Molecule: small-subunit ribosomal RNA
Organism: uncultured bacterium
RNA sequence: CUGGGGGGGUGCAUACACAUGCAAGUCGAACGGUACUAAGCGCCGGCUUGCCGGAGCAAAGUACAGUGGCGCACGGGUGAGUAACAUGUGGGUAACCAACCGUAAGCAGGGGAACAACCGGGAGAAAUACCGGCUAAAACCGCAUAAGCUUCGCGGAUCGCAUGAUCCGAGAAGAAAAGGAGAAAUCCGGCAAACGACGGACCCGCACCUGAUUAGCUAGUAGGUGAGACAACAGCCCACCUAGGCAACGAUCAGUAGCCGGCCUGAGAGGGCGGACGGCCACAUUGGGACUGAGACACGGCCCAAACUCCUACGGGAGGCAGCAGUGGGGAAUAUUGCACAAUGGAGGAAACUCUGAUGCAGCAACGCCGCGUAAGGGAAGAAGGGUCUCGGCUCGUAAACCUUUAUCGAUGGAGACGAAAAAAAUGACGGUAUCCAAGUAAGAAGCCCCGGCUAACUACGUGCCAGCAGCCGCGGUAAUACGUAGGGGGCAAGCGUUAUCCGGAAUCACUGGGUGUAAAGGGAGAGUAGGCGGCAUCGCAAGUUAGGUGUGAAACCCCAAAGCUCAACUAUGGGCAUGCACUUAAAACUACGAAGCUAGAGUACAGGAGAGGUAAGCGGAAUUCCUAGUGUAGCGGUGAAAUGCGCAGAUAUUAGGAAGAACACCGGUGGCGAAGGCGGCUUACUGGACUGAAACAGACGCUGAGGCUCGAAAGCGUGGGGAGCGAACAGGAUUAGAUACCCUGGUAGUCCACGCGGUAAACGAUGAGUGCUAGGUGUCGGGGAACAAAUCCCCGGUGCCGCAGCAAACACAAUAAGCACUCCACCUGGGGAGUACGGUCGCAAGACUGAAACUCAAAGGAAUUGACGGGGGCCCGCACAAGCGGUGGAGCAUGUGGUUUAAUUCGAAGCAACGCGAAGAACCUUACCAAGGAUUGACAUCCCGCUGACAGAUACAGAAACGUAUCCUCUCUACGGAGCAGCGGAGACAGGUGGUGCAUGGUUGUCGUCAGCUCGUGUCGUGAGAUGUUGGGUUAAGUCCCGCAACGAGCGCAACCCCUAUGAUAAGUAGCUAACACGCAAAGGUGAGCACUCUGAUCAGACUGCCGCGGAGAACACGGAGGAAGGCGGGGACGACGUCAAAUCAUCAUGCCCCUUAUACCUUGGGCAACACACGUGCUACAAUGGCUCAAACAAAGUGAAGCAAAGGGGCGACCCCAAGCAAAGCACAAAAAAAGAGUCCCAGUUCGGAUUGAAGUCUGCAACCCGACUUCAUGAAGAUGGAAUCGCUAGUAAUCGCAAAUCAGCAUGUUGCGGUGAAUACGUUCCCGGGCCUUGUACACACCGCCCGUCACACCAUGGGAGUCGGAAGCGCCCAACAAACGUGACCCGACCCGCAAGGGAAGGAGCGUCCUAAG
Repeated sequence: CUGGGGGGGUGCAUACACAUGCAAGUCGAACGGUACUAAGCGCCGGCUUGCCGGAGCAAAGUACAGUGGCGCACGGGUGAGUAACAUGUGGGUAACCAACCGUAAGCAGGGGAACAACCGGGAGAAAUACCGGCUAAAACCGCAUAAGCUUCGCGGAUCGCAUGAUCCGAGAAGAAAAGGAGAAAUCCGGCAAACGACGGACCCGCACCUGAUUAGCUAGUAGGUGAGACAACAGCCCACCUAGGCAACGAUCAGUAGCCGGCCUGAGAGGGCGGACGGCCACAUUGGGACUGAGACACGGCCCAAACUCCUACGGGAGGCAGCAGUGGGGAAUAUUGCACAAUGGAGGAAACUCUGAUGCAGCAACGCCGCGUAAGGGAAGAAGGGUCUCGGCUCGUAAACCUUUAUCGAUGGAGACGAAAAAAAUGACGGUAUCCAAGUAAGAAGCCCCGGCUAACUACGUGCCAGCAGCCGCGGUAAUACGUAGGGGGCAAGCGUUAUCCGGAAUCACUGGGUGUAAAGGGAGAGUAGGCGGCAUCGCAAGUUAGGUGUGAAACCCCAAAGCUCAACUAUGGGCAUGCACUUAAAACUACGAAGCUAGAGUACAGGAGAGGUAAGCGGAAUUCCUAGUGUAGCGGUGAAAUGCGCAGAUAUUAGGAAGAACACCGGUGGCGAAGGCGGCUUACUGGACUGAAACAGACGCUGAGGCUCGAAAGCGUGGGGAGCGAACAGGAUUAGAUACCCUGGUAGUCCACGCGGUAAACGAUGAGUGCUAGGUGUCGGGGAACAAAUCCCCGGUGCCGCAGCAAACACAAUAAGCACUCCACCUGGGGAGUACGGUCGCAAGACUGAAACUCAAAGGAAUUGACGGGGGCCCGCACAAGCGGUGGAGCAUGUGGUUUAAUUCGAAGCAACGCGAAGAACCUUACCAAGGAUUGACAUCCCGCUGACAGAUACAGAAACGUAUCCUCUCUACGGAGCAGCGGAGACAGGUGGUGCAUGGUUGUCGUCAGCUCGUGUCGUGAGAUGUUGGGUUAAGUCCCGCAACGAGCGCAACCCCUAUGAUAAGUAGCUAACACGCAAAGGUGAGCACUCUGAUCAGACUGCCGCGGAGAACACGGAGGAAGGCGGGGACGACGUCAAAUCAUCAUGCCCCUUAUACCUUGGGCAACACACGUGCUACAAUGGCUCAAACAAAGUGAAGCAAAGGGGCGACCCCAAGCAAAGCACAAAAAAAGAGUCCCAGUUCGGAUUGAAGUCUGCAACCCGACUUCAUGAAGAUGGAAUCGCUAGUAAUCGCAAAUCAGCAUGUUGCGGUGAAUACGUUCCCGGGCCUUGUACACACCGCCCGUCACACCAUGGGAGUCGGAAGCGCCCAACAAACGUGACCCGACCCGCAAGGGAAGGAGCGUCCUAAG
């Protein structure tokens, strides 16, 4: 959220307070009474003499308060407390009780005195209580009797582990009883003692949660003797005595908790739980106490205290739902103030019977479990409708409709139980229920969750990191199978999801069944206590162990079989199970234990050598510093560079002498010794250990080791010395943004010694100790054996390296294990918080040891892999640096961009790789922008209908134009019907969009980069990611080639093939050329002629390390040379691997989706894209003399031209104009090349440099030069004198410099793209900057260093902590007061039973009161 019916179950987890009703009474056959009814009896009265009335007695009956008996200690509830002999299990009682019940025998004789009820009196509001009087009993009290019982002492027998038990005998003392019913039989009771049964009590073994940051606890405590108490044992209690008892196998303390059978889960071992049912315990508002009784310290009894509630006349009283219902509160949460005693069971009773919220039933709740149903069969026009769609279809879907069939449940009507119990009858709450029958209708009965993966199930729309989802991973930022809705699908089903909890998975606390070199984890080390474990062999024992048997292990539960409800759930029967405990019988291998042995482990003695092992004393030389003296003069010292510092008062340097302290060069060695820390000059003394050899002694004496003890680097602390050098702190100088650092100059503690303390380190092999076993090789130290010396071989002990098996996540380890096994100890259990806090112990302190939690994260971590990166390394390239040349950055202008402005200044491009970029050319147009005007099927495409015959064009008018109006002009084909075409009008499909998204795309492009790389197949290696190949040695421009190699091959790239250019050849020869021949001009290939040459554009040749020498590896290749036009890629171009940058472009184009549709589309005019305080990029022109100007006069290439290029001629100072030849071009034209070279002039200046700006006048293009074109002439003549930091290009026909052409184009070029002319300098080299390639190394990076990441601060106060304080609870200890009750004492007051007494009275016994002890609460 939803909900049809039934069965059989379950239902305050919250010990809070409770209104109301009920939940324990019964017996008159124990007793006296009272009330009512009343047979009957006699009495009185009336009179109809057998009737009526009245009072009394009263059999019998019913009911009842009281005395008495039994019951109320059961049944029912709850789980607060309890960590305990509470519970479970098994034992014990020779230390016990026991009403009712059963068994078998026995007994009951005779008396007495009271008290209720009742009557009377009086107190109180009530509850209740008092006084006087009467009375019964199976109530109470003496006496008698005593088989047996109890007590006392005595004798005997038997038995027991023991205290002791049982039995027998005689004696002394003591204690019993009740009657009732019935005509009777008889029945029910009573008493004493015993046994049994049921039930209980006490004691003991074992089991029984967490914390050691709880380590000591305990005075009735532990024990004894005696007395008491008790059913009984016992310090249970008391007096005295002793000083014990418990505890690391966890006492005490704290926290939590009822325990169990069982239930859930799990393969099991375990883990969690203790609801229903059953057993035990505990509790009854809280705390304490006793009484009665067979039994209680008592849920529906009593007393006291406390809190609370209620009544009250204020004096005082009443109450206890954790019984069943029910109420309030609390809570996430849990039901009816029901029916009945019919059944089962219980109490009383002789019984009838009464009582019974036990129980049996019903009600409520899908709370769980189990059945059933909501239909079944047919049915394709695959209906309608919905969804989707590529518009064809597909899907819901045989689903529905429709036809046929059936009727469980529900509803209606009829019938109608078992449960009742072995003679008959009676008795049913449930219940007219279950069940059966009938008629009749598919009519009344389906939802919930999910559909990204895990995990079964997919699409559409909406939304747009929003709203939301989410168990984990993660979805959502405009195409969401993950959000929401819909359609469809999947799952379960009267339920389905969610949440919480538990187990599992989790071998993730590992007993089964884990680990500790680097992931968390070996104690810093040693000797050693308790403990654990322990060699060979014999005998014994039987604790462990094993086997058999017996008892127990309640029932329910579980498993199996089978039975009853139609099945099932459920219930009943039988069997199994019950892994445990106890007893008993047996075995003797192993372990333990006892006895006596052995020698292989361990040890002792002996011989020998090695060693920085330790402690103490003494000695030595070099060096440093200081002191004294000499020589000597201006510096020394120090650094990246300096400075502080020292020095003319004489330093440093040097010579000699002296002093002091500390450390011991060379030898010196992955050499030695030691447990570790650690130990280094020499000598001596004392001393520990290890090793080798031989095999005498001894005989398991061993290993490990919690706690405790000892040792323990450096720094540090205390006391006292010492102090040369070094040197925390500190001072100064530097460095730096700062520099509390690194560097420098000084320098105190300290470093050294003695004695104490401290007790930690990356105390590391990050590897605990011991023993045994498991291929080898090669060093080295010590000792021994064999061998002539040496070499060499063998053995033991140490110390290294490599390596097999094995192991390991890998790295690695590998006889010195991290291998295979055993023993013991220590330690680990995600990261952070944190080795922190608190507590404790230690310390003089510093601090050490022990050692959490809250909270927070989804990781933290190890090893290895591929990349990327490094102010890591190696090798190598590039105009990358360097070496050069010329620029930019400064000036003016041009152009692009930013910014600003604007009605608009349209849009895009953004480090390199945007910025003279898209744009190869914005006055209108372009044009996308703005303003205004206009039109709406549209400027453009297709389709339909109607009308017209045109439309276009020309002219005129209005208008800014578009548009509009008028006039003129005006189609084609034809079969003559019409058709085509065009225009106009109309309706709608649609057009249109330079609107958005380049992060939805195609295509195209940039860039790394023309860098040399990027991959694949097969094989091999690796658990794998991956590796190998591709690495290595050479070489190259190149992953170019050669060699080697667990690789062998291959692909995309490189190179080559293509184009241009440099040389030549061949063929060709006009529009090109002109050597020879001829003609010819003022001149001229101008002409004939020719194709030789130049040239043109076709085809070829040529260059390949081919040849020689040398180097190299007899290689690749490199160097040099020859020849050649060209030489080692000859020069240039095109060509761009796998990929990177979500690089650029939706405005070239195309295109998905979204958006606009009288507008974001279309037309027109005007404006804008050209603005201007500024900033940047790219350029042009300059700043001048290597120059400017003037004059005269040379040499190109490549192109272009018909809406064109335009010669010549003429005009103009000129731009240009006029006229006009030629040329669609090797023909004519543009066309003058310029720089250069020559001559002249200028003379270093803001100029004869420079040309901006401005004025005037013009030319040209164009509809039109105002905004806003280019050019010309004259005049004007700005800034600028070579440019800060910084930065760019270029290695040869290059830079620089000079001009020419073209595209675009009406016009507009400092831009772009090409072309040629003149034509350098420099490269030592690869240290450095930048970029790149290969190998290697480190990495905590992988969005890949523009990475990652640390801390402070700012703000807040959710959490946590602190905080002046404040409130509540629990427990412990000490002290004070101390209720009720019990016990004891007393008891002048009260007092009946027994005793004495004739009586009065007295005594005994008892009580109130008071006191003592203990003590709840306070």